This is a predicted structure of a 354-nucleotide part of an RNA (small-subunit ribosomal RNA, central domain) from a metagenome. The full RNA is in RNAcentral, with records from SILVA. Its Rfam family is "Bacterial small subunit ribosomal RNA".

Context: one part of a larger RNA
RNA sequence: UUGGGUCUAAAGCGUCCGUAGCCGGUUUAGUAAAUCUUUUGUGAAAUUGUUAGGCUUAACCUAACAACGUGCAGAAGACACUGCUAAACUAGAGAUCGGGAGAGGUUUGGAGAAUGCCAGGGGGAGCGGUAAAAUGCUAUAAUCCCUGGUAGACUACCAGUGGCGAAGGCGCCAAACCAGAACGAGUCUGACGGUGAGGGACGAAAGCUAGGGGAGCAAUCCGGAUUAGAUACCCGAGUAGUCCUAGCUGUAAACGCUGCGAGCUAGGUGUUGUGUAUCCUUCGUGGAUAUGCAGUAUCGAAGUGAAGAUGGUAAGCUCGCCACCUGGGGAGUACGGUCGCAAGACUGAAACUU
Numbered sequence: 001u002u003g004g005g006u007c008u009a010a011a012g013c014g015u016c017c018g019u020a021g022c023c024g025g026u027u028u029a030g031u032a033a034a035u036c037u038u039u040u041g042u043g044a045a046a047u048u049g050u051u052a053g054g055c056u057u058a059a060c061c062u063a064a065c066a067a068c069g070u071g072c073a074g075a076a077g078a079c080a081c082u083g084c085u086a087a088a089c090u091a092g093a094g095a096u097c098g099g100g101a102g103a104g105g106u107u108u109g110g111a112g113a114a115u116g117c118c119a120g121g122g123g124g125a126g127c128g129g130u131a132a133a134a135u136g137c138u139a140u141a142a143u144c145c146c147u148g149g150u151a152g153a154c155u156a157c158c159a160g161u162g163g164c165g166a167a168g169g170c171g172c173c174a175a176a177c178c179a180g181a182a183c184g185a186g187u188c189u190g191a192c193g194g195u196g197a198g199g200g201a202c203g204a205a206a207g208c209u210a211g212g213g214g215a216g217c218a219a220u221c222c223g224g225a226u227u228a229g230a231u232a233c234c235c236g237a238g239u240a241g242u243c244c245u246a247g248c249u250g251u252a253a254a255c256g257c258u259g260c261g262a263g264c265u266a267g268g269u270g271u272u273g274u275g276u277a278u279c280c281u282u283c284g285u286g287g288a289u290a291u292g293c294a295g296u297a298u299c300g301a302a303g304u305g306a307a308g309a310u311g312g313u314a315a316g317c318u319c320g321c322c323a324c325c326u327g328g329g330g331a332g333u334a335c336g337g338u339c340g341c342a343a344g345a346c347u348g349a350a351a352c353u354u
Stems, first nucleotide, its partner, number of pairs: 004325003007308002012322001014202004021195003025089007033082001035078008048066007092192001093189003096185003104178007111155002115151008126137002163170002207248006216242002222236003259321006267299014303310002327354003336347004
């Protein structure tokens, strides 16, 4: 390189946007770059084949013809596909309009149970904790009951293989602002599209910088137990942190361990959104049945698969584009580079060993 792969054996970038590149719907006309056909020139000799000749024969040599040289250049032609040019189309894509759905995002305001603390009142000896205990708290009055206040964090029930979001993720209520998707209408543009090396943006938790905040929980640390020991599991305390604002970090079993887009290929059953038809109706943002589209689950034919399984949400049958893999260890290490305040991240070997 050809070829083979990437759910679980090595292998899908955490996710999206997008530059170059690659790929690209329907129709007509032109062109003839590409493609194909014919032809001309050239494509050294040797070598190879056939015939003839020359060394006594052969090997060998010589000559003629053929073949090879699969290329390059010129000329003529063909026009289905690809390209280019022009014109058009609407099934892709986008825009518009309509009524709905949603924990989608940002900001502000408000509410609620619980918890801790503070104050007052009641009460008067234990409380707490465990398998059992002890450390701990408590006559400076605890635990417990009632009333009031305050602080921070969180949002029970509803809650659902329910919803939304590109992913990370998102759950009390209200408002404002911002964004996306589905359905319906079929009004507009008319291929405007797909993917995407580099690049950019977003990106849980922990961590870092500065300033706030600090109720509960709680790494580290300190006690008490357990134990042979116990740097743990259990118990009592408790600091960073967890929360907010402004930055940094850029990683996760960032998982569906399954890249994105498009077409085709049996069905059954639920559920969410929306449309249509029929029926019911307490006439409502109501209910039932059937059905279309979009999502989300589950069972399953064919097929696929080493099997587990998967199966219109494919891991089936095809196409386009990107990323990645090539025995185990050494090693996601060393060196170098880029980024970062640091922690570290990204890129990423070899010797050696088996």